[in-house]
Context: one part of a larger RNA
Molecule: small-subunit ribosomal RNA, 5' domain
Organism: uncultured bacterium
RNA sequence: AAUCAACGCUGGCGGCGCGCUUAACACAUGCAAGUCGAACGAGAAAGGUCUUUCGGGACUGAGUACAGUGGCGCACGGGUGAGUAACACGUGGAUACCUACCCUCGAGUGGGGGAUAACUCUGGGAAACUAGAGCUAAUACCGCAUGCGAUCGAGAGAUGAAAGCAGCAAUGCGCUGGAGGAGGGGUUCGCGGUCGAUUAGCUAGUUGGUGAGGUAAUGGCUCACCAAGGCAACGAUCGAUAGCCGGCCUGAGAGGGCACACGGCCACACUGGCACUGAAACACGGGCCAGACUCCUACGGGAGGCAGCAGUGGGGAAUCUUGCACAAUGGAGGAAACUCUGAUGCAGCGACGCCGCGUGAGCGAAGAAGCCUUUCGGGGUGUAAAGCUCUUACGCCAGGGACGAUAAUGACGGUACCUGGAGAAGCAGCUGCGGCUAACUACGUGCCAGCAGCCGCGGUAAUACGUAGGCAGCAAGCGUUGUUC
Numbered sequence: 001a002a003u004c005a006a007c008g009c010u011g012g013c014g015g016c017g018c019g020c021u022u023a024a025c026a027c028a029u030g031c032a033a034g035u036c037g038a039a040c041g042a043g044a045a046a047g048g049u050c051u052u053u054c055g056g057g058a059c060u061g062a063g064u065a066c067a068g069u070g071g072c073g074c075a076c077g078g079g080u081g082a083g084u085a086a087c088a089c090g091u092g093g094a095u096a097c098c099u100a101c102c103c104u105c106g107a108g109u110g111g112g113g114g115a116u117a118a119c120u121c122u123g124g125g126a127a128a129c130u131a132g133a134g135c136u137a138a139u140a141c142c143g144c145a146u147g148c149g150a151u152c153g154a155g156a157g158a159u160g161a162a163a164g165c166a167g168c169a170a171u172g173c174g175c176u177g178g179a180g181g182a183g184g185g186g187u188u189c190g191c192g193g194u195c196g197a198u199u200a201g202c203u204a205g206u207u208g209g210u211g212a213g214g215u216a217a218u219g220g221c222u223c224a225c226c227a228a229g230g231c232a233a234c235g236a237u238c239g240a241u242a243g244c245c246g247g248c249c250u251g252a253g254a255g256g257g258c259a260c261a262c263g264g265c266c267a268c269a270c271u272g273g274c275a276c277u278g279a280a281a282c283a284c285g286g287g288c289c290a291g292a293c294u295c296c297u298a299c300g301g302g303a304g305g306c307a308g309c310a311g312u313g314g315g316g317a318a319u320c321u322u323g324c325a326c327a328a329u330g331g332a333g334g335a336a337a338c339u340c341u342g343a344u345g346c347a348g349c350g351a352c353g354c355c356g357c358g359u360g361a362g363c364g365a366a367g368a369a370g371c372c373u374u375u376c377g378g379g380g381u382g383u384a385a386a387g388c389u390c391u392u393a394c395g396c397c398a399g400g401g402a403c404g405a406u407a408a409u410g411a412c413g414g415u416a417c418c419u420g421g422a423g424a425a426g427c428a429g430c431u432g433c434g435g436c437u438a439a440c441u442a443c444g445u446g447c448c449a450g451c452a453g454c455c456g457c458g459g460u461a462a463u464a465c466g467u468a469g470g471c472a473g474c475a476a477g478c479g480u481u482g483u484u485c
Stems, first nucleotide, its partner, number of pairs: 001484003005481005012357006018350002020315001025313003029310003034072003039069002047060005079268003089192007097185003102181004107176003110144001112142002119134006150159003164173003194240003201231003206228008243265004247258004270291005293304004321347001323346003329343001330341004360390004370381004394426001396421005404412001429474005434455003440469005450457002
């Protein structure tokens, strides 16, 4: 000098930041990913109105709600740093590859079919859920035709696509196959960044080749066969530690330390494994299996995963509200209206940090009282107080009142800010005073009680302990402790 700090004493205001460093410990509750009726079929009820033979019926509610099929999204955004010493990261190259949505170009969008959920009926089950029968639609599914291009092939040729919806219409939004782009991703290579030799040898898909399989794609990635290689003192292997970087702290620099916030990349999502769907996942709030744990159970069987936002217990020296709003920015869906968004914007708590402001100003005695001290004359506190004259920044009260949104729409917020009013009024502590080191006396204590960063103080005159007065330093902080340079 610095700090994601903590502790002690103290504490007025504001702005901007930051806030589980420990148990990647376990989690009650709520919310955090939906959306589309302009893809599709179906479709209530309460309430209201009218009517009635009082049983009911009609209209409305409403093609609404709740569901279902289908599409897109859920691979983003948000969290955490356990693992990882590795092409994980940084930097600079390479290409054997992929790319939904978006942009550009050009081609097509003809004609058919069979199902199935929802629904109804009948069952099973405590539940979670589930079986059978029957009905139905689509931008769901499957053939036929066509083939600009695409794929395969030396060629001939072969393979191989589509979906409609809205609108009176114009047209718009889509759909199919292709080419290019943008942005994104996969893979790969050179170089770079920890410790230990009290770890010296390591390796059998191991190293290479041929062929095949697999992948979007290269490749022992996998397999068969063949060869016997490959790495290592320029530190292999093993062990320990660790997410990496931009950066941050320190320092004149070189260097050293750190990896919290913010940004990029990676990894993980109760633990381990696996695949499915998909343009992309081996998928935090999807699935299956195994395990530990928790919960429900009718004992047959089921349910769950906060390292999302709040919050709880626990651990700990220690780290916040079960808040408001989608107004802005951004994201998902939608033609749109709009819906969703604990991303985000804000507010709350905490002197945790940085910065700014205040706690009054002038005059006022050779100088009140009190307190301290004294050689008892005095000296100090001290212009300090009182008193007089003023002022009103913060705060308080009242009125006005935004920008952020140039039509509408403001959570923040009656906030910021402006104006007016009252009144010195509501607002100072902490540490130190032997030397280093700015600042000294008195009393108490008597190697006791205690102090202490180092040297060292204390055994009867202690400027070093305790208290008081005074003084010094910093100040809404001041000290201590930890850590780094």